[in-house]
Transfer RNA from a Patescibacteria group bacterium, 73 nucleotides, folded computationally. The sequence is in RNAcentral, with records from ENA. The organism belongs to Bacteria candidate phyla, within Bacteria.
RNA sequence: GCGCCCAUAGCUCAGUUGGUAGAGCUGCUCGCUCUUAACGAGAAGGUCCCAGGUUCAAGUCCUGGUGGGCGCA
Numbered sequence: 001g002c003g004c005c006c007a008u009a010g011c012u013c014a015g016u017u018g019g020u021a022g023a024g025c026u027g028c029u030c031g032c033u034c035u036u037a038a039c040g041a042g043a044a045g046g047u048c049c050c051a052g053g054u055u056c057a058a059g060u061c062c063u064g065g066u067g068g069g070c071g072c073a
Stems, first nucleotide, its partner, number of pairs: 001072007010025004019056001028042004049065005
């Protein structure tokens, strides 16, 4: 330099044919307990890497960029 793959909650990851974003864990609050742990319940937590484009509608499709990984040279 070229090609391919990945980027979504604090962490690990889902997200179907484009239809308005979720699970587990961690943390928080409450219950239980003499207390802690365990267990049970609840709530919260998101600029879906960035910028544009297409569309009534984009995490998803298109273009460019950034970061990471793999391969070739």